[in-house]
Molecule: small-subunit ribosomal RNA
Organism: uncultured bacterium
RNA sequence: AGAGUUUGAUCCUGGCUCAGGAUGAACGCUAGCGGCAGGCUUAACACAUGCAAGUCGCGGGGCAGCGGGAGUAGCAAUACUCGCCGGCGACCGGCGGAAGGGUGCGUAACGCGUGAGCAACAUGCCCGUAUCAGGGAGAUAACCGAUGGAAACGUCGCCUAAUAUCCCAUAACAACAGGUUCCGCAUGCUACCUGUUUGAAAGUUGAGGCGGAUACGGAUUGGCUCGCGUGACAUUAGCUAGUUGGAGUGGUAACGGCACACCAAGGCGACGAUGUCUAGGGGUUCUGAGAGGAAGGUCCCCCACACUGGAACUGAGACACGGUCCAGACUCCUACGGGAGGCAGCAGUGAGGAAUAUUGGUCAAUGGACGCAAGUCUGAACCAGCCAUGCCGCGUGCAGGAAUGAGGCCCUAUGGGUCGUAAACUGCUUUUGUGGUGGAGCAAUAAGCGUCACGUGUGGCGCGAUGAGAGUACAUCACGAAUAAGCAUCGGCUAACUCCGUGCCAGCAGCCGCGGUAAUACGGAGGAUGCAAGCGUUAUCCGGAUUUAUUGGGUUUAAAGGGUGCGUAGGCUGUUUGUCAAGUCAGAGGUGAAAGCCCGGGGCUUAACUCCGGAACUGCCUUUGAUACUGUCAGGCUUGAAUACUGUUGCCGUGGGAGGAAUGAGUAGUGUAGCGGUGAAAUGCAUAGAUAUUACUCAGAACACCGAUUGCGAAGGCAUCUCACGAAGCAGUGAUUGACGCUGAGGCACGAAAGCGUGGGGAUCAAACAGGAUUAGAUACCCUGGUAGUCCACGCAGUAAACGAUGAUGACUAACCGUCGGCGAUACACAGUCGGUGGCCAAGCGAAAGCGAUAAGUCAUCCACCUGGGGAGUACGACCGCAAGGUUGAAACUCAAAGGAAUUGACGGGGGCCCGCACAAGCGGAGGAACAUGUGGUUUAAUUCGAUGAUACGCGAGGAACCUUACCCGGGCUCGAACGGUGCAGGAAGAGAUCCAGAGAUGGUGACGUCCCUUCGGGGACCUGUAUCGAGGUGCUGCAUGGUUGUCGUCAGCUCGUGUCGUGAGAUGUUGGGUUAAGUCCCGCAACGAGCGCAACCCCUAUUGUUAGUUGCUACGCAAGAGCACUCUAGCGAGACUGCCGUUGACAAAACGGAGGAAGGUGGGGACGACGUCAAAUCAUCAUGCCCCUUAUGUCCUGGGCUACACACGUAAUACAAUGGCGUUCAACAAAGGGAAGCGAAGCCGCGAGGCGGAGCGAAUCCCGAAAAGGCGUCUCAGUUCGGAUUGCAGGCUGCAACUCGCCUGUAUGAAGUCGGAAUUGCUAGUAAUCGCGGAUCAGCAUGCCGCGGUGAAUACGUUCCCGGGCCUUGUACACACCGCCCGUCAAG
Repeated sequence: AGAGUUUGAUCCUGGCUCAGGAUGAACGCUAGCGGCAGGCUUAACACAUGCAAGUCGCGGGGCAGCGGGAGUAGCAAUACUCGCCGGCGACCGGCGGAAGGGUGCGUAACGCGUGAGCAACAUGCCCGUAUCAGGGAGAUAACCGAUGGAAACGUCGCCUAAUAUCCCAUAACAACAGGUUCCGCAUGCUACCUGUUUGAAAGUUGAGGCGGAUACGGAUUGGCUCGCGUGACAUUAGCUAGUUGGAGUGGUAACGGCACACCAAGGCGACGAUGUCUAGGGGUUCUGAGAGGAAGGUCCCCCACACUGGAACUGAGACACGGUCCAGACUCCUACGGGAGGCAGCAGUGAGGAAUAUUGGUCAAUGGACGCAAGUCUGAACCAGCCAUGCCGCGUGCAGGAAUGAGGCCCUAUGGGUCGUAAACUGCUUUUGUGGUGGAGCAAUAAGCGUCACGUGUGGCGCGAUGAGAGUACAUCACGAAUAAGCAUCGGCUAACUCCGUGCCAGCAGCCGCGGUAAUACGGAGGAUGCAAGCGUUAUCCGGAUUUAUUGGGUUUAAAGGGUGCGUAGGCUGUUUGUCAAGUCAGAGGUGAAAGCCCGGGGCUUAACUCCGGAACUGCCUUUGAUACUGUCAGGCUUGAAUACUGUUGCCGUGGGAGGAAUGAGUAGUGUAGCGGUGAAAUGCAUAGAUAUUACUCAGAACACCGAUUGCGAAGGCAUCUCACGAAGCAGUGAUUGACGCUGAGGCACGAAAGCGUGGGGAUCAAACAGGAUUAGAUACCCUGGUAGUCCACGCAGUAAACGAUGAUGACUAACCGUCGGCGAUACACAGUCGGUGGCCAAGCGAAAGCGAUAAGUCAUCCACCUGGGGAGUACGACCGCAAGGUUGAAACUCAAAGGAAUUGACGGGGGCCCGCACAAGCGGAGGAACAUGUGGUUUAAUUCGAUGAUACGCGAGGAACCUUACCCGGGCUCGAACGGUGCAGGAAGAGAUCCAGAGAUGGUGACGUCCCUUCGGGGACCUGUAUCGAGGUGCUGCAUGGUUGUCGUCAGCUCGUGUCGUGAGAUGUUGGGUUAAGUCCCGCAACGAGCGCAACCCCUAUUGUUAGUUGCUACGCAAGAGCACUCUAGCGAGACUGCCGUUGACAAAACGGAGGAAGGUGGGGACGACGUCAAAUCAUCAUGCCCCUUAUGUCCUGGGCUACACACGUAAUACAAUGGCGUUCAACAAAGGGAAGCGAAGCCGCGAGGCGGAGCGAAUCCCGAAAAGGCGUCUCAGUUCGGAUUGCAGGCUGCAACUCGCCUGUAUGAAGUCGGAAUUGCUAGUAAUCGCGGAUCAGCAUGCCGCGGUGAAUACGUUCCCGGGCCUUGUACACACCGCCCGUCAAG
């Protein structure tokens, strides 16, 4: 000193939370010792029991009890007598019980603190000074006697004493009256003199003493008064009759309405009276850098109280904690008639509570009461006991000790890491502990004795009893590492990390937040971190929080400027001279208790603790001085302010008069079928004559054009013309006054619209209302009507986004451009000046947006307002109002945010530009039929699994009869169907033949056969069995992953470095002007460059040159042979680049047209897919983490299933026919492929599928192999010579095997279907459409898929619209990003 938390990210505002310190604490876990402190915060609740205030015989009368003595009786024990002695119960008397100790109820007060005052007072005991103590008297308690009562406690009678009480004398002094004098601000007061009046005393004694009285003085303590300071609430604004004052009397120690009678009518209050609530105050304590904030326990000072309330008595002192009286509540005793009591003293009990101790010891010390003293008393005090409640200190060992690193835990697991030199082990030490021995200081002195000094009772010195604590502290000896470590935390804040378990469960959490199968956040473990005899949690206070801001905040948009003016109190106030010295400053004096804090020293072994000294106590009072500033008083000044005169300006106000246009209405005329209204309509009006039009008349309201960033006004607001009255601003002059000023809590006034009251008025418009539309509905938007109201007068109301969301006044601080009113100038010019009103900007400010002389800049003065969001401008109260309502204005509860500005995206039924078979223009389809195939659903023992909008559905599968196969039923195996390592046993390996059983797997049988090396023991490779370590899994998770793939999209985008701008997120570059298929290129530009994409480089194809030619090609009738021109094959080249010309364009890029050319502006096609998006798809291609199964979720086998079938969807193929079917071969023309367990020619057989056959060919040679659409003929519009489903029969092929479940052929049968609803799809040229051919897979099986060529079109005006995309811009409360966010109602809980 800060940190976390609002956002995708940023800056700000702002709240919440955390880290620190503290405590009279409590709770949880744990606990070795000592020192010093502390210990009912709650019920001022109730209290059993004991103790806490007595003492004096040197005041008195006395003698109950105790001890002693004496006497009498008695042998004695003993009994009785005697106050004779020590002493002493009760009594009289004195002093003390007013201190000490406890508590905090009450009290917001002269209670407390601080500083003054008393000329208005008292003061026992103590000290000093002076003087005195003469004489007398009467009682009374105790005791005794009698008597009442249960008791407590009395009553009556007799006797008696005093330092008890009273009287007389004397005296100071006091009071009164008079006089003189000093002093004081004043009331007054000091000193002296004279006179009058009243009032003192006490004795006792061991004769040393101790006492008594009066007066004065001192000291101490108290009483009273005053200044200042000392809580909350204004949703408490008025309070007060002894109230305020006077003079008088009484009372008091003393002043005083303290009390009383009379008189006056005052007194207090916004500087907060009165009321209500809360509370003892201070020194100090905690915190804080301080200023402050909070607290007032222990210790000290003051106050108040003593069961509750009241009252006085005694006394120096009380209205009295352990006194009295009265009342009350409660408890106890009782013989029922009456009595007793007061722990907020020390212990202790109950109760309350989260919670707070012993019914201890001693007067040894300190202090107190009494006493001459000895001494007695003292729950004050000193000690001990209990409690980790706090602070401080010590210990639980120290050193060595690892290629023997156990065990736990973790990992990338042949191995490594960590606990960890830690332990064990070796050596050492002994604080502490246990045992033994010794053993304090606290003690000073009293009485008394001795001695000295002074000089007759005091002091100094020496000696001289006494210790509760305590055999404690401490010292020393012995023993032995021996007796001694826990608690919390480990996601971030915040130091410290892994494994297992759990699976939005259990739980955690101070805030943010963790947990839904890989949790460093839950629980456990290992490890680590922090503190340590403690550690955490909870509660409370301060801090952090500058988050109430004096130090030290704000108010345009985050919370916050009053709607505006006038003005009271208050606050502030120009310039100059003088005066005083209140504020202010300086010096000095007094006070500011001690303790505490701070500094320096000292004492306990150290520290805590304690002692001494200093500083400090920031304050208050007094006094002396200073006089700049503020202030007081006095005198000037003119610049602030006001006034005067002159000029000028305006939608400024109030009242009256006037005007035209428009609207509506009335009357009359013309005129005829509609008018009106809307997106389109309808309601409505109209043949009883509307709308339209003409003339005249009436009514009310508002004032077009001018008209604006214009003007005026304090604001609200103000617009036709004119008159009257009134107000204001500005300029000029510098004539007058001479600070007269600014602001302004309360107060008063004004205050849009709507609204209210009364009375008018009512043309238009128009809440409510009615009707018509729209709509799912439409209590709306639109239309037709229409009442309050809108207008006037008077009154109320008092609010608005009453906004510049910006209070008023004054001063200062760069420019530039307009405009309004004056002055100057006069001129259609202008650069000056004053006052307004605008724009853009320096500096500066601001979170930014922005503001910027009209400040949101820099200063000054005054006012108003704010302090997280919601609840809420609500409730209650008060005030105002006729009402509506307004003003003032909370809390409970709840959230961790709410909010401002700006940024990047995404989105918009926002805008601009552009593209795409996106639409449009066309051609052909699918959606209807039956069939094929895939999917859903259903069914099933199983119908294995995956793919599911676009981007699943003839998809994985490029080919399920068995196999495949993962599914189901059944039967088997368990080192296993396959593979590697090791141990043991047996055996060459095998091809394990053959036969038997079985559905098969498998089981049994077992012919034949025998390897290499050798030291002959055996070993090696291989096989079988057995044991074991690895196996195996198409089991789960594609949301743990790699790899691969789809899609946006072949869309033109996506980024980076450096620089610059911005507080920052970010921006710039990449935007702009053109252009392109393209972020393609050019130009411009705070950007300059670069990368991934685009394009090009690669392949095929179109032209051509050259090289090479066999199996190709050519000539000859064929073959052989020959040749390489052509076709073709396959290598290398050429060619196309807007290169050339013209026009346009910015002297650009480029576009358009043309030439040449096989090809022209990317020639056509392919491969190639940026940053990224969809937690997209795939764990079943493969790989792989974690989890799961292990005589099974592995593996082998038979059979079945994946082919089911009411139905729904997708994708194909075939059709519905004449652009066709059938027939005829009538004749041609391809390309690209494949072929050895293969392609299979010729020839023969079969109607055919096919069969027999086997030439040739590992293929430019042979084979598949034949192209088909085409031509010609026929059919003549029909369910047909279309269509071919379905089915019967007969066959063929493949294959162990065609039943479930293959394909093909022949023959027969001949279904639906006559061009397809809504809606929808492909395609822009060698394309669509149409025609056939081939291949992969494959034993067999294609309408699917992948390829090949043949024939070969139509259309594109164009970009308004639909879909998708790109760029720029704008709004946003969205960011999971519009499939977003979010509001209200209802239902359930």